[in-house]
RNA sequence: UCACCCGUAGCUCAGCGGAUAGAGCGGCCGCCUCCUAAGCGGCAGGUCGGAGGUUCGAUUCCUUUCGGGUGAG
Numbered sequence: 001u002c003a004c005c006c007g008u009a010g011c012u013c014a015g016c017g018g019a020u021a022g023a024g025c026g027g028c029c030g031c032c033u034c035c036u037a038a039g040c041g042g043c044a045g046g047u048c049g050g051a052g053g054u055u056c057g058a059u060u061c062c063u064u065u066c067g068g069g070u071g072a073g
Stems, first nucleotide, its partner, number of pairs: 001072007010025004018056001027043005049065005
C1' cells in the first nucleotide's frame, strides 16, 4: 500500500429490508429452603462504532470514516 472479515445489552453472540431489536451468562427483585447453593418466576439494561446516501421503510443495501483481526506485497 492492497484485499477480506468483525464491530448489536456489562460479557459471548443471534438477527441480513418491514414486529416493540432478541438469547445465554451476568446484575436486581421475588418464590422455594433452617441458611446458602441449585431450581423456578419476574424486572432493568441498546444513539445496532461514527457520518452521509438509496428506499415508503435501513441493525440489514451503497459510500466514506474510526477501531480490531487475517492475508498478500
Record summary:
The RNA shown here (transfer RNA) has 73 nucleotides and comes from a Defluviitaleaceae bacterium. NCBI's taxonomy places the organism under Bacteria, Bacillati, Bacillota, Clostridia, Defluviitaleaceae. The RNAcentral record of the sequence draws on ENA. Its mean pLDDT, the model's own confidence on a scale to 100, is 81. Rfam family: tRNA. Rfam describes the family as follows. Transfer RNA (tRNA) molecules are approximately 80 nucleotides in length. Their secondary structure includes four short double-helical elements and three loops (D, anti-codon, and T loops). Further hydrogen bonds mediate the characteristic L-shaped molecular structure. tRNAs have two regions of fundamental functional importance: the anti-codon, which is responsible for specific mRNA codon recognition, and the 3' end, to which the tRNAs corresponding amino acid is attached (by aminoacyl-tRNA synthetases). tRNAs cope with the degeneracy of the genetic code in two manners: having more than one tRNA (with a specific anti-codon) for a particular amino acid; and 'wobble' base-pairing, i.e. permitting non-standard base-pairing at the 3rd anti-codon position.